[in-house]
Context: one part of a larger RNA
RNA sequence: UGACGGGGGCCCGCACAAGCGGUGGAGCAUGUGGCUCAAUUCGAUGCAACGCGAAGAACCUUACCUAGGCUCGAACGCUAGAGGACCGCUCCUGAAAGGGAGUUUCCCCUUUGGGGCCUCUAGCGAGGUACUGCAUGGCUGUCGUCAGCUCGUGUCGUGAGAUGUUGGGUUAAGUCCCGCAACGAGCGUAACCCCUGUUGCUAGUUACCAUCGGGUAGUGCCGGGGACUCUAGCGAAACUGCCUGCGCAAGCAGUGAGGAAGGUGGGGAUGACGUCAAGUCAUCAUGGUCCUUACGCCUAGGGCUGCACACGUGCUACAAUGGCCGGUACAACGGGUAGCCACCUCGCGAGAGGGAGCGAAUCCCUGAAAACCGGUCCCAGUUCGGAUUGGAGUCUGCAACUCGACUCCAUGAAGCAGGAAUCGCUAGUAAUCGCGGAUCAGCAAUGCCGCGGUGAAUCCGUUCCCGGGCCUUGUACA
Numbered sequence: 001u002g003a004c005g006g007g008g009g010c011c012c013g014c015a016c017a018a019g020c021g022g023u024g025g026a027g028c029a030u031g032u033g034g035c036u037c038a039a040u041u042c043g044a045u046g047c048a049a050c051g052c053g054a055a056g057a058a059c060c061u062u063a064c065c066u067a068g069g070c071u072c073g074a075a076c077g078c079u080a081g082a083g084g085a086c087c088g089c090u091c092c093u094g095a096a097a098g099g100g101a102g103u104u105u106c107c108c109c110u111u112u113g114g115g116g117c118c119u120c121u122a123g124c125g126a127g128g129u130a131c132u133g134c135a136u137g138g139c140u141g142u143c144g145u146c147a148g149c150u151c152g153u154g155u156c157g158u159g160a161g162a163u164g165u166u167g168g169g170u171u172a173a174g175u176c177c178c179g180c181a182a183c184g185a186g187c188g189u190a191a192c193c194c195c196u197g198u199u200g201c202u203a204g205u206u207a208c209c210a211u212c213g214g215g216u217a218g219u220g221c222c223g224g225g226g227a228c229u230c231u232a233g234c235g236a237a238a239c240u241g242c243c244u245g246c247g248c249a250a251g252c253a254g255u256g257a258g259g260a261a262g263g264u265g266g267g268g269a270u271g272a273c274g275u276c277a278a279g280u281c282a283u284c285a286u287g288g289u290c291c292u293u294a295c296g297c298c299u300a301g302g303g304c305u306g307c308a309c310a311c312g313u314g315c316u317a318c319a320a321u322g323g324c325c326g327g328u329a330c331a332a333c334g335g336g337u338a339g340c341c342a343c344c345u346c347g348c349g350a351g352a353g354g355g356a357g358c359g360a361a362u363c364c365c366u367g368a369a370a371a372c373c374g375g376u377c378c379c380a381g382u383u384c385g386g387a388u389u390g391g392a393g394u395c396u397g398c399a400a401c402u403c404g405a406c407u408c409c410a411u412g413a414a415g416c417a418g419g420a421a422u423c424g425c426u427a428g429u430a431a432u433c434g435c436g437g438a439u440c441a442g443c444a445a446u447g448c449c450g451c452g453g454u455g456a457a458u459c460c461g462u463u464c465c466c467g468g469g470c471c472u473u474g475u476a477c478a
Stems, first nucleotide, its partner, number of pairs: 001478002003475003007472007015462002019425005026316008034307002042053002064302007076125009088103006106116004127291002130289003136285002138280003141276001143274001148187006154163003167178003193268004198236007208225002212223003239262001242256001243254004318418001322377006334365003339358002343354004384415001389410007431454007
């Protein structure tokens, strides 16, 4: 100087407390450990691994296993030699890959020749998801969006170092003020950026329809309009600016005024010096090591989906604030041409057959669901719950046996609110309800990333648990 303390002081955070809803019990989905296996490819392992890499494992992917094959090799560069167009077609063998046989057949400058392209032979490079993340770059997690981390000059100290950065206030903040052997500065904080909340101007098509006219069974449907909504560009607006009280100031407080918004308005992006030899050699790149008729490459089938068990993350429930049936409303974000598919017909349905529009503010996905109105069930393992299983089908795809999703009929398991323990959340949040998208032929999505609808309770407080910041103290630690 740090680090640590079941030392002290001050302060903060859904850290506790106060609340609301869960997890832990059940069934299923998914990941992991373990076991098994020819293989169940590899990585991730307290917080910070475990719905993680994987925003899509039937083949492919695929890296694993078994079997069959190839050796200049699946792709590429160079050199030398030989041959010829290449491509294509036929036959045999084979699961395919591969192997064998046959057939057909060039272009350009043109001078015996050269060049382009392809094949074969040989050689130098190839190739490796093989090892080392403890050789590395890059990227990332974490403490933590915590308020810290440093430097120049000066001063103090023999020196390591100290001072500044400590102190008194204040703040979300090393934020600002005051004081001070310090005076300044940098990286962080804040602001500048994006979305959202109010409004003005500009612009009106595909959006809109107040006024005027026309038309229809009906609809902004048509003429038209530039008001409104909306769209999207430029501005305005919030700064403790004003008032009152407290205070030296910074600032704090106030059913305060005004205002759409008030003290960082709400949300996002943004992550200092560093820590964990944290993670990644399997995104990529790369040093070293290793393999080179194989640890490379091709192909078929299998595996990654295996199941006595254990754990994590979720979904659905155990019901009446509910289930079922009928009727009736109201969104936003997005996506669409190998696509989205209106509408019609057929089918109980998943879907099928026709078929218009739309490369989309125009057409479609797309009548959101919870909600509301009416009816029914009457507390029961039930008209709760839907696992499991049998049968019949639909669709995608070369192909659904291992191993897809969905539909219909039948079946109807566990489950009566979950022990010890444990998680999330402070407001348009939790809870609850549906919708969209990426990946994608299809889908194991209940995941992830977004969108809107309905919409709470509680916060006395900082003693305690956890994590963190500043000062100080002890130390046999560095």

This is a predicted structure of a 478-nucleotide part of an RNA (small-subunit ribosomal RNA, 3' major domain) from an uncultured bacterium. The RNAcentral record of the full RNA draws on ENA and SILVA.